[in-house]
């Protein structure tokens, strides 16, 4: 230098192929309440995310382009 893959709550991840339902779902963790003499367990509730910019579209996490970062292959 060329090509390919990936980027989503604190962590891990589903959703992308085939755009559309409301508040982007789940597990663990965290917070609050209940249960318990207390802790743990269990039950209920809550907060929390689409890497950045642009384009297409009535509508984009999802499609397209550029950038950034991570990984891999080739030279």
């Nucleotide at each position: 230098g060329g090509c390919c893959u990936c980027a989503u709550c604190g962590u891990c991840u589903a959703g992308c192929c085939u755009g559309g339902u409301c508040c982007a779902g789940g597990a663990c963790a965290c917070u609050u309440g209940g249960u318990u003499u207390u802790c743990a367990u269990c039950c209920a509730a809550g907060a929390a995310a689409c890497u950045g910019g642009g384009a297409u579209u009535c509508a984009a996490a999802u499609u397209c382009c550029c950038a950034u970062g991570a990984g891999g292959c080739c030279g």

The prediction has a mean pLDDT of 81. Predicted 3D model of a 75-nucleotide RNA (transfer RNA) from a Candidatus Nealsonbacteria bacterium. It matches the Rfam family "tRNA". The family's RNA type in Rfam is transfer RNA. It was read from a public genome assembly.